[in-house]
RNA sequence: CGGGGACUGGCUCAACGGUAGAGCGCACGGUUCGGGACCGUGAGGCUCCGGGUUCGAUUCCCGGGUCCCCGA
Numbered sequence: 001c002g003g004g005g006a007c008u009g010g011c012u013c014a015a016c017g018g019u020a021g022a023g024c025g026c027a028c029g030g031u032u033c034g035g036g037a038c039c040g041u042g043a044g045g046c047u048c049c050g051g052g053u054u055c056g057a058u059u060c061c062c063g064g065g066u067c068c069c070c071g072a
Base pairs, nucleotide, nucleotide: 001071002070003069004068005067006066007065010024011023012022013021018055026042027041028040029039030038048064049063050062051061052060
């Protein structure tokens, strides 16, 4: 320098144009003598940043950032 991939709750990942979900973790409650396990309920992200297309963008397009891989 060229090419490719990833970026979404605290963590690991889904969703791939139509109100953003799951598991683990966390909080509260149930169960227990107590804890673990189990069950129920709940909080928590506007999706790396900016712009564009669209009635509508996490999703498509352009530019940028960080990390990883390949090549030179």
Model confidence (mean pLDDT): 83 of 100.
Transfer RNA from Candidatus Woesebacteria bacterium RIFCSPLOWO2_01_FULL_39_10, 72 nucleotides, folded computationally.
Rfam family: tRNA. Gene Ontology term of the family: triplet codon-amino acid adaptor activity.